RNAcentral holds the full RNA, with entries from ENA, Greengenes and SILVA. A computed fold for a 489-nucleotide part of an RNA from an uncultured bacterium, annotated as small-subunit ribosomal RNA, 5' domain. It matches the Rfam family "Bacterial small subunit ribosomal RNA". Its family is annotated with structural constituent of ribosome and ribosome in the Gene Ontology.
[in-house]
Context: one part of a larger RNA
Order: sequence, then C1' cells, then structure tokens
RNA sequence: AACGAACGCUGGCGGCAGGCUUAACACAUGCAAGUCGAACGGAAUAUAGUGUGCUUGCACAUUAUAUCAGUGGCGCACGGGUGAGUAACGCGUAGGUAUCUGUCUGUUGGAGUUGGAUAGCUUCUGGAAACGGAAGGUAAAACAGCAUAAGCCCCGAGGGGGAAAGUAAUAAGAUUAGCCGACAGAGGAGCCUGCGUUAGAUUAGGCAGUUGGUGGGGUAACGGCCUACCAAACCGACGAUCUAUAGCUGGUCUGAGAGGAUGAUCAGCCACAUUGGGACUGAGACACGGCCCAAACUCCUACGGGAGGCAGCAGUGGGGAAUAUUGGACAAUGGGGGAGACCCUGAUCCAGCCAUGCCGCGUGAGUGAAGAAGGCCUUCGGGUUGUAAAGCUCUUUUACAUGGGAAGAUAAUGACGGUACCAUGAGAAUAAGCACCGGCUAACUUCGUGCCAGCAGCCGCGGUAAUACGAAGGGUGCAAGCGUUGUUC
Repeated sequence: AACGAACGCUGGCGGCAGGCUUAACACAUGCAAGUCGAACGGAAUAUAGUGUGCUUGCACAUUAUAUCAGUGGCGCACGGGUGAGUAACGCGUAGGUAUCUGUCUGUUGGAGUUGGAUAGCUUCUGGAAACGGAAGGUAAAACAGCAUAAGCCCCGAGGGGGAAAGUAAUAAGAUUAGCCGACAGAGGAGCCUGCGUUAGAUUAGGCAGUUGGUGGGGUAACGGCCUACCAAACCGACGAUCUAUAGCUGGUCUGAGAGGAUGAUCAGCCACAUUGGGACUGAGACACGGCCCAAACUCCUACGGGAGGCAGCAGUGGGGAAUAUUGGACAAUGGGGGAGACCCUGAUCCAGCCAUGCCGCGUGAGUGAAGAAGGCCUUCGGGUUGUAAAGCUCUUUUACAUGGGAAGAUAAUGACGGUACCAUGAGAAUAAGCACCGGCUAACUUCGUGCCAGCAGCCGCGGUAAUACGAAGGGUGCAAGCGUUGUUC
C1' cells in the first nucleotide's frame, strides 16, 4: 500500500460498486423453456348468432370467435450456475486442414404422382399409484413408394444412386412467409502442430495397443480411434514415470522497475451437473431443470411396485470468524416461438438488506473576555480547559413538511417511481466517534495500585512519588469511521 475480509467500539446522508472464500453438504415451497390453430383431425369448455323441437328456457343441429389435451414444426446444445476433476494441445500464443455446419445472406435449379398407417377419440380392460393393454376407426407440411435430376454422390468410366409440402389472405392471378437439390459466403464447431504453462530425485527407470507397418472396420474428418497379422520399437537427468497441489487466460495487488503474489466481481476458453457408465434424438449433446442401467440417499406404497436430483433465482437446515429478499417488471437491452397480434424469459433491468469497499457531503458560520460557572493542576500568586460555552448577528447543505415533476420511448407502451431533480416553508434545528500519548512515534500531568492487578509490535514497564498498569484532566492522530486480527507485496 492492498483486501470478496472478519472481530471490538461507534454510526447522519448520497452516488457507484461488491456480497458462501467454508460442506461439488442435504434440500420443504414457488418460479427459472416454451411457442405455433396461417401444418393436422378435432374430444371438451366458454361466448355470440341462426335453425328445429317444444316443457319457454332447456335440448339438438350448425356457424363464428377464444381457450385447448393430442399428432406435427422450431426451440429446449443458447442464456444462467459451479470450479469437483484436470499438470493436459486443458489454457495462452502462432500456424495448419484430413472435416462438418440448423437458422441467416447471395446465386442457381425444382416442387409431378400414389399409398399404407398412427395418436387423439370410442368401447372393453389391468393397476393402490406411476402408468398401461386389446379391439374399432381418423388427419396432416407426420411416414413411405414411383416419376423427374441442372448441379450433387459412387464408378471398373459402360453406367448406377438419391428430393420435395402444402397452408393463410384472394373470384383468379401476382405477392408475402414456407418446401426440396446444389454452389458460395458469414458466423460457429471438430481435429492437428511449434513454443510457453507449480513443487518434489527422501519418486530413476517407465511403457504391450505400448512404438511403427500392412489389411479391414469406424468417424463429418486425420489418426492404434478400434481390430487381425507382422516387426520391436517408443519415452527418460534438456527429469520420463510416480506423488502432491492447481481450472487456464485477459487481468488484479504490490513495486521506481525488474520481479513477487494472485486469478473474487467483468470478459474469453475449458470442465462438471447426486456418484459411475451408456447411448438415443438432432445441424449441433453423449444433453443442469431429456432417456436407460448401476450405486448411495430421500419420499410414496394396497409391499406387487413407483417418484426425486437448487454447482438456475429466492429460500431452509448444516458447516463456519463470515456473506443478502421465499421482492417488482418484461418498460429497456437481448433470447426462443409465431405471418402477425402476441406469448414465454429469476437472462436482464430494477427495488430491498449489509459502513463490505471507493468517492462526495454534512454534523453549522461570524462575533463574543466578566477570560463566567464547573472540572483539572497549582509554588496558592495563578495556570489550563478556552472564543470554547453562554449571549448577539446570520445561514439552511442534509434531514423534515408542502407543491411541481422528468430523460430513459419511436405514433403508442415506464417495473424503477411520484424516483432523480426543481420551487417554497419553518428552524441551529436531525447528525461524532475511535485509537493512542516511555523510545521507535505526533502527543503529560495528578490520583489509585505496589513484581500485585495488569501492559506489551520490538526494546521492555510494575517490588510506595509509575509521563509504560487502571482512572481522571489535558493533548496527539484519523474521522462516519477508528482500532485489532489474518493474508499478499
């Protein structure tokens, strides 16, 4: 000098930041990922209209609108959290290519024809539940076949292979959004390489898919990535292997610098999602709020079987010296879906709590000597507290009261918020503490105590006049803080 600090005493306001460093311990409750009826058939509900029947306010049918479980599309791989693991191409930096890429942009070519199912639904039925089973029947931009193929893929260069979807507005067409193939781009991702990246030799040898080759498999792609066979290589005192520790970086703190320490907040990358393993779907995951298996734990159970995963936002218990509200809003920025209206968004924007930090402001200003009273000291003369107070004259920052009142938003839409800010009013009114005073080190006396009680960072104080303990008066230093402890330079 610094801090994500804590503790003690104290505490007026504002702005801007920050806030589980410990148990990657366990979690009650609510919310955190939906959306599209302009893809589809439509059970059901509500409202309005029309018609029929009549029991005159109900039933049925039908139309429109809204909501809607289901099929289908896109999203859920982003955003948010955490740092357990990892000493590694994980990260940083500089390069490379054997690759992929939904949505988006540009260019180009095309969208013909046919079919069988299935959920929802109805009936029956199993189960305590979770959840099913059978039969019947239905739609699509769901699924499948055929046709076509500019370009694309394979090829033994003869040839072979593979696509699509229709819908809303409209009388129709055009158009808008959508569908299929191909090329290019943008952005993204995968993989490879050089160099750099903690400590220990009281760790010296390590390694069998190990190192290389051939054939095969696999991947979007190269590759022992996998497999069969062949060879016996490969790494290592320039520290392999092993052990311990650790997410890495931009940065941050300190320092004149070189360095040293560190990696909270913010940003980039990586890894993880109760523990371990696995794949499915998909452009993208081996997927935090998806699936399957195993394990531990918790809960339900009719004992047959089921349900769960806060290292999302709040919040609870626990641990701890220690770290906040079960708040408001989608108004802004951004994200997902939708043609749109709009819906969703604990991302985000705000508010709440905390002197945790930084910065700013205030707690009054001028005048005022009878140097008042009181306190303390005294050589008893006085000194000091001290212009300090009182008194007199002013001011009103802040706080309070009243009134007005934004920008942030663009024609409309403001959670924040009647906030910031402005005006007026009354009144010194609402606002100072903490540590220290032997030397280092700025600041001294009296009383009490008597090697006791105690102090202490070091030297050291205290055994009867203690400037060092305790108190008082006085003083010094900082100040809404001041000290102590811890840690780093």

Its mean pLDDT, the model's own confidence on a scale to 100, is 85.